This is a predicted structure of a 267-nucleotide RNA (Bacterial large signal recognition particle RNA) from a soil metagenome. The sequence is in RNAcentral, with records from MGnify. Its mean pLDDT, the model's own confidence on a scale to 100, is 80. Rfam family: Bacterial large signal recognition particle RNA. Rfam links the family to the GO terms signal recognition particle, plasma membrane targeting and SRP-dependent cotranslational protein targeting to membrane, signal sequence recognition. About the family: The signal recognition particle (SRP) is a universally conserved ribonucleoprotein involved in the co-translational targeting of proteins to membranes. The family is grouped with related families in Rfam's "SRP clan".

RNA sequence: CCGUGCUAGGCGGGGACGUAGCGGCGCCCUGAACCCGCAAUCCGCUUUAGCGGGGCUGAAUUCCCUCUCGAGGGGUUGCAGGCCCCGGGUCAGCGACCCGCUAGUGGCGCUGAUGGUCCGGUCCCGCGACGGUGGAGGCCCGUGAACCAGGUCAGGUCCGGAAGGAAGCAGCCUUAAGCGGUCCCCUUCAGGCGUUGCGGGAGCACCGAACCGGAGCCGCGAACGGGAGACGCGACCCGGGAACCGACCUCGACAGGGGGUGCACGG
Numbered sequence: 001c002c003g004u005g006c007u008a009g010g011c012g013g014g015g016a017c018g019u020a021g022c023g024g025c026g027c028c029c030u031g032a033a034c035c036c037g038c039a040a041u042c043c044g045c046u047u048u049a050g051c052g053g054g055g056c057u058g059a060a061u062u063c064c065c066u067c068u069c070g071a072g073g074g075g076u077u078g079c080a081g082g083c084c085c086c087g088g089g090u091c092a093g094c095g096a097c098c099c100g101c102u103a104g105u106g107g108c109g110c111u112g113a114u115g116g117u118c119c120g121g122u123c124c125c126g127c128g129a130c131g132g133u134g135g136a137g138g139c140c141c142g143u144g145a146a147c148c149a150g151g152u153c154a155g156g157u158c159c160g161g162a163a164g165g166a167a168g169c170a171g172c173c174u175u176a177a178g179c180g181g182u183c184c185c186c187u188u189c190a191g192g193c194g195u196u197g198c199g200g201g202a203g204c205a206c207c208g209a210a211c212c213g214g215a216g217c218c219g220c221g222a223a224c225g226g227g228a229g230a231c232g233c234g235a236c237c238c239g240g241g242a243a244c245c246g247a248c249c250u251c252g253a254c255a256g257g258g259g260g261u262g263c264a265c266g267g
Base pairs, nucleotide, nucleotide: 001267002266003265004264005263006262009057010056011055012030013029014028015027020046021045022044023043024042034054035053036052037051038050063260064259065258066257067256068255072251073250074249075248076247077246078245084241085240086239087238088237089236090235091234093233094232095231097227098226099225100224104220105219106218107217108216115212116211117210119208120207121206122205123201124200125199126198127197128196129195130194131193133190134189135188136187137186138185140181141180142179143178149174150173151172152171157166158165159164
């Protein structure tokens, strides 16, 4: 150096979260990389830090160490004491709201405005009339008594020698109290009822009429002035949040460079 057979190792790695810590399952990145079972209030472990079972490869393109690069992740910070977003508070600058007044505008008014006098009604009290409603009673209808209601009383009973007489159940008829109905009619009572009459009161709010008198009265209302109030905008104050992007620190896949690592037998 070559060949054969083995062994260590390898058959993915990384970031964040999580954990005392490590690894895995799940998420993300890388990019191509055996199979099965387990697993987030989870699974397996303890610095040699997934475990169990099976399979392949195997000392190098493949295993181990180191350097470079830097996909991607994490931390701090800047942007950010500004702008923006969210919440709270103060303020009357603007709008919206209320009031006053004015320009203006519309309506009513000499067929009589505002005003004045006066009468009545709407309101309250008392008495009454009519009506209505309701209650009760009467009238009317129906029902209604084992015996203690009436009439008639079959049968039967009693008295009598007989003629005849007496009481009387059931049935039938009638009726009292009571019950029910009708409420057309009559009487009576009542009211948060209606209409109305008489008398009294209250009052000037509204309506209507009369008289006096003779020119105003009412509505809307820009501008302006005033008021009240945090509803909207705005100003100021307080607290919190904030992506992309940048800087620094940190971990770091893939890729590239350098170095390292066996055993046995035969030639």